Record summary
Predicted 3D model of a 71-nucleotide RNA (transfer RNA) from a Candidatus Parcubacteria bacterium. Its Rfam family is "tRNA". About the family: Transfer RNA (tRNA) molecules are approximately 80 nucleotides in length. By type it is a transfer RNA.
RNA sequence: GCCCCCGUAGCUUAACGGAAGAGCAGCUCCGUCCUAAGGAGAAGAUGGAGGUUCGAUUCCUCCUGGGGGUA
Numbered sequence: 001g002c003c004c005c006c007g008u009a010g011c012u013u014a015a016c017g018g019a020a021g022a023g024c025a026g027c028u029c030c031g032u033c034c035u036a037a038g039g040a041g042a043a044g045a046u047g048g049a050g051g052u053u054c055g056a057u058u059c060c061u062c063c064u065g066g067g068g069g070u071a
Stems, first nucleotide, its partner, number of pairs: 001070007010024004018054001027041004047063005
């Protein structure tokens, strides 16, 4: 250089083109003499830029980061 795969919340990950869910962590409250266990609640994410579409995490192009293959 060329080819393939991956990028979603702090971490691990779901999601036939139709309102992005979950577990853990963190926060608030309950609980306790205190801490913890346990319980309740709220918040938090689609790598970037374009395109297609009524509608894009999903399809297309380019860029970017990571991994693998190939002389």